[in-house]
């Protein structure tokens, strides 16, 4: 100096908050899907996953 492993810390995982956990990144993790040559156009979800809260959507009852 470079590489790898472990731990700690920070960040990220398509729109909010919290807890737990997983993965990834720490000059890069991340920035949804379908159709089209491209454009136009169409579609799902507040989660990476689980639980809770908030907001939104659908159905039924009062």
């Nucleotide at each position: 100096c470079g590489u790898c492993c472990g731990c700690c810390c920070g960040g990220c995982g398509a729109u909010g908050g919290a807890g737990u956990u997983c993965g990834c990144c720490g000059c890069g993790a991340c920035c949804g899907c379908c159709u089209u040559g491209a454009u136009c156009g169409g579609c799902u979800g507040a989660u990476g996953a689980c639980u809770c809260c908030u907001g939104c959507g659908c159905u039924g009852c009062u």

Fluoride riboswitch aptamer (crcB RNA motif) from a Pseudomonadota bacterium, 62 nucleotides, folded computationally.
Its mean pLDDT, the model's own confidence on a scale to 100, is 79.
It was read from a public genome assembly, where an Rfam model found it.
The model forms 100% of the base pairs in the Rfam consensus.